[in-house]
Parts: sequence; structure tokens; C1' cells
RNA sequence: ACGCGACAAAGGCAAAGCCGCUGAAAGGCGGUGACGCAAAGCUUCGAGGCUACGGCGCAUAGGUGGGGCGCUACGCUAGUCGGGCCGCCGAA
Repeated sequence: ACGCGACAAAGGCAAAGCCGCUGAAAGGCGGUGACGCAAAGCUUCGAGGCUACGGCGCAUAGGUGGGGCGCUACGCUAGUCGGGCCGCCGAA
């Protein structure tokens, strides 16, 4: 240096639930709380997943509106996986 990851050490993060704020929603943020995590640090580049305000279509209808159903990401998800970037420690 590359790899690897221990019932090691020092530290770190924080799932669900609950409370508050925010958002159309998915979700996000703060608090609390620890299921877990060696990248559970960063990044939507690829795949997947979630949501559908708006848009498009369909049905209903004399017409309009409203509501319903389907499709759609420009919204999310890095704690779904892969890629990229950066990084703490040192037993075998």
C1' cells in the first nucleotide's frame, strides 16, 4: 500500500414506536428511543421499490363541475442492491 474484519480499543450512526414541525402524498427534519450497522459517511450514475399535487387517458353523464379507476416523476428512497468518491481502528 492492497486486501480482510476480532466477543479488541477509542469513538460514531440510529430501525420500529411515540411527540412536535413540514409536505398533496411518499417522505423529510427535530426530540425521545435502540432494531441493527465497518462505511447505516457522501453521491440518484444504473437497477429496483414507494408516492401521484399536476398532466394524460377511461368509465359515468345531455353538458359542466366534483368524485372514481388506470398510466405517468419532474417528488422520494443511499437502512433495497450495484457503481463512484472519501474515511476511523488493527487481532488473525
Molecule: c-di-GMP-I riboswitch aptamer
Organism: Gemmatimonadota bacterium